[in-house]
Molecule: transfer RNA
Organism: uncultured Coriobacteriaceae bacterium
């Protein structure tokens, strides 16, 4: 230079193949039981998916194009 995985709440991940409300555990916050800490239960906040841009009625999901990181090869 060429190729190829990955980017999704604070952390870790599904979802993407077959476009149709953005989830899950961990943390958090608030109540509840406990003398406390811990711990259980029960309720609740928080992302519009790495950025542009395009198909489309409708995009995390297709397209192109760039931008981090790990990887292979030259």
């Nucleotide at each position: 230079c060429g190729g190829g995985a990955c980017g999704u709440g604070g952390c870790g991940c599904a979802g993407c193949u077959u476009g149709g409300u953005a989830g899950c555990g961990c943390a958090c916050u608030u109540g509840a039981c406990u003398g406390g800490g811990g711990g259980u239960c029960a309720a609740g906040g928080g992302g519009u998916c790495g950025c542009u841009g395009g198909u489309u009625c409708g995009a995390a999901u297709c397209c192109a194009g760039u931008c981090g990181u790990c990887c292979c090869g030259a």